[in-house]
Molecule: FMN riboswitch aptamer (RFN element)
Organism: Actinomycetota bacterium
RNA sequence: ACCCCCGUGCGGGGUCGGGUGGAAGUCCCAACCGGCGGUACAGCCCGCGAACCCUCGAGUGCUCGCACUCGUGGGCCGACUCGGUGGAACUCCGAGGCCGACGGUCACAGUCCGGAUGGGAGCACGGGAAU
Numbered sequence: 001a002c003c004c005c006c007g008u009g010c011g012g013g014g015u016c017g018g019g020u021g022g023a024a025g026u027c028c029c030a031a032c033c034g035g036c037g038g039u040a041c042a043g044c045c046c047g048c049g050a051a052c053c054c055u056c057g058a059g060u061g062c063u064c065g066c067a068c069u070c071g072u073g074g075g076c077c078g079a080c081u082c083g084g085u086g087g088a089a090c091u092c093c094g095a096g097g098c099c100g101a102c103g104g105u106c107a108c109a110g111u112c113c114g115g116a117u118g119g120g121a122g123c124a125c126g127g128g129a130a131u
Base pairs, nucleotide, nucleotide: 004128005127006126007125008124009123010122017029018028019027031111032110033100034099035048036047037046038045043098044097052075053074054073056071057070058069059068060067061066062065080096081095082094083093084092102114103113104112
C1' cells in the first nucleotide's frame, strides 16, 4: 500500500428568440443539457445507478385481504456513423446524425411542477483491525 470493518462529508445539467392559439418552457421553428466506474479523454463501447414492474421477508394501519413503508432477490432499462491523427481513440480533432423514466398540467414535456430537504452508482477524507 491492497483487501476488510466503522464514521464523516460530497454526490445532475438544460427551452435564448420566434410561430399558432383563449390557453403551450408541453405542439411547430429554433435553442439548450449530458450522473458514476472502466477504457487513449465517451449521453449514444462495456458495466453500474435512478425510475417503473414482480417475488419473498419484516413492520405499521385498517373495512381482514388489501394498502403503505423498509429490506432482499429478480425483471425491464434509450441513442453513431464517416473522415483525419496516432502504437493505440465507436472516447481526441473535423463533419453530419441520434437518444432521454413515472405522475401532474386550461394543450402532448429530456429542460416546468411533484414524489425528492428522498434514494443513489460512486468519490474524498478520518479512524480501526489484520498481513